Background:
This is a predicted structure of a 134-nucleotide RNA (SAM riboswitch aptamer (S box leader)) from an SAR202 cluster bacterium.
[in-house]
RNA sequence: CCCUUAUCCAGAGUGGCAGAGGGAACGGCCCGAAGAAGCCAGGCAACCGGCCCAGCGUCCCUAAUGGCGGGGGCGCAAGGGGGAUACGGUGCCAAGUCCGUCGUCCCGACCAGCGUCGGGGCGGAAGAUGAGGG
Numbered sequence: 001c002c003c004u005u006a007u008c009c010a011g012a013g014u015g016g017c018a019g020a021g022g023g024a025a026c027g028g029c030c031c032g033a034a035g036a037a038g039c040c041a042g043g044c045a046a047c048c049g050g051c052c053c054a055g056c057g058u059c060c061c062u063a064a065u066g067g068c069g070g071g072g073g074c075g076c077a078a079g080g081g082g083g084a085u086a087c088g089g090u091g092c093c094a095a096g097u098c099c100g101u102c103g104u105c106c107c108g109a110c111c112a113g114c115g116u117c118g119g120g121g122c123g124g125a126a127g128a129u130g131a132g133g134g
Base pairs, nucleotide, nucleotide: 001134002133003132004131005130006129007128008127014041015040016039017038021031022030023029025101026100027099028098042093043092044091046090047089048088049087051083052082053081055076056075057074058073059072060071061070062069097126102123103122104121105120106119107118108117109116110115
């Protein structure tokens, strides 16, 4: 650099150094001297590994409602499911990937009409991260 695949509505920027940029591209819109990028310490826990467990999800019933507890149906569960942790490998710590970009559908306003503008749904592209491969 390329290919495959999963995920992208959760979480976490506090202190020090530094000193003007940053949010991929483009268009917007934002963040930033009340301190950007970067570095160090810190934090989070998505993926892979390691560790622990036998249950987990969903719906219904049970009291006036909600929760806990109890009972039941269905689905999944060892090549798998759940949990804890931050130990190892990555990653991440404004805004949904900040929004849009291409297609399609719906709603609203305007218009004689073609259409324009605004809002939203779904899919795609692009991008990011992990894992695997070339």